[in-house]
């Protein structure tokens, strides 16, 4: 110096796994909104698509000819050097590339050094001139003239050839002096060319490529080596360390991001390689096979006079296309730098500048101070406020930016002089004035930031979880906040959070993931000891790793970006030299790994052959004489032609009981009656043997249940497929009766599996107990049994560790080593293509489109189970009565209706709200009405007064309009009140009980339901509360990581049973009382106290005494919570709704809730003789109730009830039983049972009875005890018998709510129905079985893949033509000439591959609304589930065989 963050999202929560999303950063971007200025930077990424116009490569008269020119100069041509460089652009190439290191067989214009030499001659030809063609582009022919052009000789050397001899080979001149030039030779310096070793993408669904290939020999050829080329010769070369072929790319500095290791990129700079429309070719020349040179093909696009010509922006501008997208046809050569040239100088779109893009990076502003009445407006509000907010307003102050003026540069380097495109541009000073400047995006959680309105699963958000179905901080406006800032989100790509391919740093028992087993090669890995080495390995020195980048220190632009200096850094290769622990490698040795010998051992280890007995089945015979078989239950089947049964007897096949066991044996798959024979392999012992021979293993090769396949047997028993019977709605099934393949043999094949311990193989280490098997010692002993101590090898509990948790735990899932195979979200799928195998069947290798936020694994609370276990409850059983049928009543549904108001709907609505609907109620209907309202509070104006009486008209009434009449307070102001008009505001039984309060069901009077601390676990959570004994009880009690504690039980309250004591009125008896009854009101009494039994202890059982016995009985209490259970309509109460000409508010008549084909609850009354009718009277009650009541004796009505009123605000008057007895009569019948209907006539009430009770006469219906089915009741209970009250004018009450009278039966028991409690046990449920959930089928969308074919692209063979052009040969008027042969672009023809695009038609797949059929899984899912395999079926599926537990439940045995 520098140094690593997470989060969201799978559950009721939890804890792992997994993926899926965000927070960062980065761009040559783009998109949307918005936009003062500057500086450095950047800017055609798509069509290597087509391109108009202009410019982009020249120069030299000191090489020479010509021409025009008064002259300076210009122009053509010749030659010279330079267009091979600058400048673009990535098409192509996976390697003739590129990167780093290196290496010998080369060249090399200019430069530079060195030596040497530049002598004599000669023949062409451009421009021009003469003529010719041609539209143009050119071109042709003749004559003739120059050089630094071209050729000939000389000269030669340190050049060239050869061993020498010896032979061969140069030169250009310019010029006024200096100089510049040319030739040969050698050296340099850069530059290039060639080799060479290592590095350089993905693919093995690309496994076998290769004919010049691989190497020789000779040639040719090149600047050089070389199959570079060609003959001949040899047959090699290359690959699993990936040849070959396919996809897809220019390579590197280096740049992004990353804690780093790595990923991803290859813009701009800078180095390298390609390319120039497309293929091809050579020429020139030092250098090209040449972007702005030539031929030739091909396509295209332009000119033609159609004869023919021209052309190639992947130079800078520029257009046009395609795109989402990328500037100006700009200014100078002033500067750096290239070419030419001796120079001046000319050229230079290279390069310096402007310009346009907020493309990026960086900087700087859009003011600054004070300013509260907290203005105004806006937005919330609980309406008081309160935010925006000092914010603005006003008031001082600056003046960076912009805007004008005025000065005004560096870059110029040269000796002077001259010379600026950028530029009047930076920069300076001065003016005037806050004046010229703010935006996007987001506020549900991850994420900083919140309220209103609107909107109602709609519009619509959205990056993931999710939001939105009437109160949305999640849509959509405001309002406020919050984040950033000329700029801000947004897409789209790459890094990173991802330890999510894992080197650094994952994992594989059950989450995804051990290969089915062995054997074995390559490969990987390797015991002790020594020497020797030294290609890994370690030091260390050189060289190199270009510059830019990066980092560090400094420096220049007012800082900053950017610009420079200096140093470091480059982890690499190359080379020298050390070292010798590891590790190679050679040699030696050595035993403990391995391995052998020997000796004993044990085994359902193989493979052949041969016997055995039970069973079974079949034939034949005997006995016998109606069934037999099956099943839940039947039946289909077999039986009198004798079945089953049972005896003989003979025949067949297939398995081997008992031993048998958590045994044993094998590499798994597997192996089981006994003997033989042959054969593998393990274990002890044993210091005999060999000396590291060792482990693991891709391929490869063997083995390989089960079913299945082929060919031959075989063939009892079972048993797919089938046929039949049953079940069932249906049953293509469970269950039954038969029943082919098949299960057996033999040969040959398939090669899966839950082929599992879901745990590769070796090796080493790391506590202990215990049982089994098969050896050995050792003690002992006569010899065993015990007993200890060791090897192997099957099991069981555990320490430590380990695990995510269950679990493992010397047989490891622990801790180390080696080496193989494998995993990397779900589904689509072990599927498609392709390839191998295979007679099939099908197996092995094995994706992707699309799609999902998950899918999963452990384990937790629960909650269900057609799972256990245990306890309880009028839960069943035992009993007593009923419903369920009949009429009637009421409720309620449905129907109908102007309305038939409204709620309530399984238990837990339905005699319920409603404890009283003729009007009222009254909410609902229909007509009339009324509008600040019937009733509230408040203002404000009027009203000397609220107020009552009577009358007319409308009218059904409210009401409206009108009239007359009393009346009254007062201090004559006002106050109150009245009313009326106006303003504020009221009414609402309208919504919503899924917005609420309150109360209430229900589960349930059930015994649970919590909490502190403590304590276990990683956590949900668990202990406690579990577990014994016991209670009605989480009652008590004992144990106990608990220990206490709270609401729930109990108790405390009321009522009833008994009894003291006190008071005794208006009670009652006898009337004698200090009486009894009664009634009040205070006490007492009951605790398992006592006894016996049982018991640790609590408790229990039995018994005494007692009014009452073990809570005495009954009530009144109702835990945490559950049904979003019920109520806006009792109430009250958010929020919406509806009401200034009319309402959903109010008022009034009438209606209507009571309507009736049906259907359900709830209840009365019966159906008779345990009854009933009539007489008797002979009785006996408690609760209540009474003033607008109750009402008596009396006295009338047959009665209801009338008249009447003592008495009575009540222990005082009134009201005050009836079943029971007793006596008659009825004798089983629709009656002397039943009482519905229906007729007449009455009473009472009330404004009114139409739709009310009651009376009386008469009239007598269904019903003769009720089908499946169901309810209540456990003792003063059921059952039955009256009597009373609420409400209420009266009553539809037979309900309700209480009273008392009379008064039973029966519980063996807990199997079973229901319900509820503890434990445990399974779970794919958690909305919690009224739950999950599959698969056809029918819609509709999408995406892959098959497919008759169709089309286009691409490599590459073969063969046909064969341009241009070099080569070779031949001819030659040698001429830039002619012919001719081979090689070749491009083109044809075939057959192939390959890769895309399309396609009728079928198949599966994935999504999608609430379809359709059925139930397959998850509980024993109602036939335990699954895997391989086969056969069948509308579908999930069903059968058959083997195999697995990843099955419950019960049951034994055994360690412990």
């Nucleotide at each position: 110096a520098a140094u690593g963050a997470g989060a969201g999202u799978u559950u009721g929560a939890u804890c792992c796994u997994a993926g899926c999303u965000c927070a960062g950063g980065a761009u040559g971007a783009a998109u949307g909104c918005u936009g003062g200025c500057g500086g450095c930077g950047u800017g055609g990424a798509u069509a290597a698509g087509g391109c108009a116009u202009g410019c982009a490569a020249g120069u030299c008269g000191a090489a020479c000819g010509g021409g025009u020119u008064u002259a300076g100069a210009c122009c053509c041509g010749u030659g010279g050097c330079a267009g091979a460089c600058g400048a673009g652009g990535u098409a192509g190439u996976a390697a003739g590339g590129c990167g780093c290191a290196g290496g010998g067989a080369g060249a090399u214009c200019c430069c530079c050094c060195c030596a040497a030499g530049u002598c004599g001659g000669g023949c062409a030809u451009a421009u021009g001139c003469c003529g010719u063609c041609g539209a143009a582009a050119g071109a042709c022919g003749g004559a003739g003239c120059a050089a630094u052009u071209c050729c000939c000789g000389a000269u030669g050397g340190u050049c060239c050839c050869g061993c020498a001899a010896g032979g061969g080979u140069a030169a250009a001149g310019a010029u006024u002096u200096a100089u510049c030039g040319c030739u040969u030779g050698g050296g340099g310096a850069g530059u290039c060319a060639c080799c060479u070793g290592c590095g350089u993408a993905a693919u093995a669904u690309c496994a076998g490529c290769u004919a010049g290939u691989u190497g020789g020999u000779g040639a040719g050829g090149u600047a050089a080596c070389g199959g570079c080329u060609c003959a001949c010769c040899a047959a090699g070369g290359c690959u699993a360390c990936g040849a070959c072929g396919u996809u897809u790319a220019g390579g590197g500095g280096c740049g992004c991001u990353g804690a780093g290791a790595g990923g991803c990129g290859g813009a701009c700079c800078c180095c390298c390689a390609c390319c120039g429309a497309u293929g091809g070719g050579a020429c020139u020349g030092a250098g090209a096979c040449a972007c702005g040179g030539c031929c030739c093909a091909u396509a295209c696009u332009c000119c033609u006079a159609c004869g023919g010509g021209a052309g190639g922006c992947a130079g800078c501008a520029g257009c046009c296309g395609a795109g989402a997208a990328u500037a100006u046809u700009c200014g100078a050569c002033a500067a750096u730098g290239g070419g030419g040239g001796a120079a001046a100088c000319c050229c230079u779109g290279a390069u310096c500048g402007a310009g346009c893009g907020a493309c990026g990076c960086c900087g700087c502003g859009u003011g600054c101070u004070g300013g509260a009445u907290g203005a105004a407006g806006u937005g919330c509000u609980u309406c008081g406020g309160u935010a925006c907010g000092u914010a603005a307003a006003c008031a001082g102050c600056u003046u960076u930016u912009a805007u004008c003026g005025g000065g005004g540069a560096c870059g110029a380097a040269a000796u002077u002089a001259u010379u600026g495109a950028c530029g009047g541009u930076a920069c300076c000073c001065g003016a005037u004035g806050a004046a010229u400047a703010a935006g996007g995006g987001g506020c549900u959680c991850c994420u900083a930031a919140c309220u209103c309105u609107g909107u109602g699963c709609c519009a619509g958000c959205a990056g993931g979880a999710g939001c939105g179905g009437u109160a949305a901080u999640a849509c959509a406006g405001a309002g406020g906040c919050c984040c950033c800032g000329a700029g801000c989100a947004u897409u789209a790509u790459c890094c990173g959070g991802a330890a999510u391919c894992a080197c650094u740093g994952g994992g594989c028992g059950u989450a995804a993931a051990g290969g089915g087993u062995g054997u074995c090669u390559a490969g990987g890995c390797g015991g002790u000891c020594g020497u020797a080495u030294u290609a890994g390995u370690c030091g260390u020195g050189u060289g190199u790793a270009a510059a830019a980048u990066c980092c560090c220190u400094g420096g220049g632009c007012u800082c900053a970006a950017c610009c420079u200096a200096g140093g470091g850094c480059g982890c690499g290769c190359a080379u020298g030299c050390g070292a010798a622990a590891c590790g190679g490698u050679a040699c030696g040795a050595c035993u403990c790994g391995a391995g052998g010998g020997c000796g004993c051992g044990a085994g359902a280890g193989g493979u052949g052959c041969a016997c055995g007995g039970a069973a079974c089945u079949c034939a034949u015979g005997g006995u016998g004489g109606a069934g037999g078989g099956g099943u839940g239950a039947a039946a289909u089947c077999c039986g009198u032609u004798g079945a089953u049964a049972u005896c003989a007897u003979g025949g067949g096949g297939a398995a081997c009981a008992c031993c048998g066991a958590a045994g044993g044996c094998g590499a798994a798959g597997g192996c089981a009656g006994u003997g033989c024979a042959c054969u593998g392999g393990c274990g002890c012992g044993u210091u005999c043997c060999u000396g590291a021979c060792g482990c693991u293993c891709a391929a490869a090769c063997a083995c390989g249940a089960a079913a299945g396949c082929c060919a031959g047997g075989g063939g009892a028993g079972c048993g797919a497929a089938c046929g039949g019977g049953a079940u069932u709605a249906g049953a293509u099934a469970c269950c039954c009766c038969g029943g082919u393949a098949g299960u057996c043999c033999u040969g040959g094949c398939c090669c899966u599996c839950a082929a599992c311990g879901u745990u590769g193989c070796u090796c080493g280490c790391u506590c202990g107990u215990u049982c089994c098997g098969c050896g050995g010692a050792g003690u002992a002993u006569c010899g065993a049994c015990c007993c200890u101590c060791u090897g192997c090898g099957g099991g069981a509990c555990u320490a430590a560790g380990c695990u995510a948790a269950c679990g493992c735990g010397g047989u490891a899932a622990g801790c180390g080593a080696g080496c193989c195979g494998c995993c990397u979200g779900g589904g689509u799928a072990g599927u498609a293509c392709g390839a191998g195998c295979g007679c099939a069947a099908g197996c092995u290798u094995a994706a992707a489109a699309c799609u999902c936020a998950a899918a999963g694994g452990a384990a937790u609370a629960g909650a269900c189970g057609g799972g256990g276990a245990c306890u309880c409850g009028c839960a069943c059983a035992a009993g007593c009565g009923g419903u369920g049928g009949a009429u009637u009543a009421u409720g309620u549904g449905g129907c109908u209706c102007a309305a038939u108001u409204c709620g309530u709907c399984g238990g837990u609505a339905a005699a319920c709200g409603a404890a009283g609907a003729a009007c009222c109620u009254u909410a609902c209907c229909a007509a009339g009405g009324u509008u600040a309202g019937a009733a509230a509070u408040g203002c404000u104006a009027c009203u000397g007064c609220a107020u009552c009486c009577u009358c007319u008209c409308c009218g059904a009434a409210a009401g409206g309009a009108g009239a007359g009449g009393a009346g009254c307070c007062u201090u004559c102001g006002a106050g109150g009140g009245u009313g009326u008009a106006g303003c504020a505001c009221a009414g609402g039984u309208g919504g919503u009980g899924c917005a609420c309060g309150g109360c209430u069901g229900u589960c349930g009077u059930c015994a649970g339901u919590u909490c502190g601390u403590g304590g276990u676990u990683u956590g949900a959570a668990c202990u406690g509360u579990u577990c014994c004994c016991u209670u009605c009880a989480g009652u008590g009690g004992g144990g106990u990581a608990a220990c206490g504690a709270a609401c729930g039980c109990a108790a405390c309250c009321c009522a009833c049973g008994u009894u003291g004591c006190c008071u005794g009125u208006u009670g009652c008896c006898u009337a004698u009382a200090u009486g009894g009854u009664c009634a009040g009101g205070c006490g007492a009494g009951a605790c398992u106290g006592c006894u016996c039994c049982c018991u640790c202890a609590c408790g229990g059982g039995a018994g005494a005494g007692g009014a009452a016995g073990g809570u005495g009985u009954g009530g009144a209490u109702g835990a945490c919570g559950c049904c979003a259970a019920g109520u806006c309509a009792g109430c009250g109460u958010g929020c919406c709704c509806c009401u200034c000409u009319g309402a959903u508010a109010c008022c009034u008549u009438g209606g209507g809730c009571c309507g009736c084909a049906c259907a359900c609850a709830u209840a009365a009354u019966a159906c008779a003789a345990u009854g009933g009718u009539u007489g008797g009277c002979u009785a006996c009650a408690g609760c209540g109730g009474g003033a607008g009541g109750c009402a008596a004796u009396g006295c009338c009505g047959c009665a209801a009830g009338g008249c009447g009123g003592a008495g009575c605000a009540a222990a005082u008057c009134c009201u005050c039983a009836a079943a029971a007895c007793c006596a008659a009569c009825c004798u089983c019948a629709g009656u002397a049972c039943g009482g519905a209907u229906c007729g007449a006539g009455g009473u009472c009430u009330g404004c009114a009875a139409c739709c009310g009770a009651c009376c009386u006469c008469g009239u007598g219906a269904a019903g003769c005890c009720g089908g499946a089915a169901u309810c209540g009741c456990u003792a003063g209970u059921a059952a039955u018998c009256c009597c009373g009250g609420g409400u209420c004018a009266g009553c539809c009450a037979a309900a309700c709510c209480g009273g008392g009278g009379u008064g039973a039966a029966u519980a063996c028991g807990u199997u079973c129905u229901c319900g509820a409690g503890u434990c445990u046990u399974g779970u794919a449920c958690u909305c919690a079985c009224c739950g999950c959930c599959c698969g056809u089928c029918a819609a509709c969308u999408c995406a892959a893949g098959g497919g008759a074919g169709c089309u286009g692209g691409g490599g590459a063979u073969g063969c046909c033509c064969g341009a241009a052009g070099g080569c070779c040969c031949g001819c030659c008027u040698c001429g830039c000439g002619c012919g001719g042969g081979a090689c070749u672009a491009c083109g044809g023809c075939a057959a192939a591959u390959u890769c895309a695009g399309u396609g009728a038609c079928a198949g599966g797949g994935a999504g999608u609304a609430a379809g359709u059929c059925g139930u397959a899984a998850c509980a024993a899912g109602g036939c335990a589930c699954g895997g391989g395999u086969a056969g069948g079926g509308g579908a999930a599926c069903c059968u058959g065989c083997u195999c697995g537990u990843g099955g419950a439940a019960c049951a034994a045995u055994u360690c412990c």

This is a predicted structure of a 1456-nucleotide RNA (small-subunit ribosomal RNA) from a soil metagenome. Its mean pLDDT, the model's own confidence on a scale to 100, is 84. The sequence is in RNAcentral, with records from MGnify.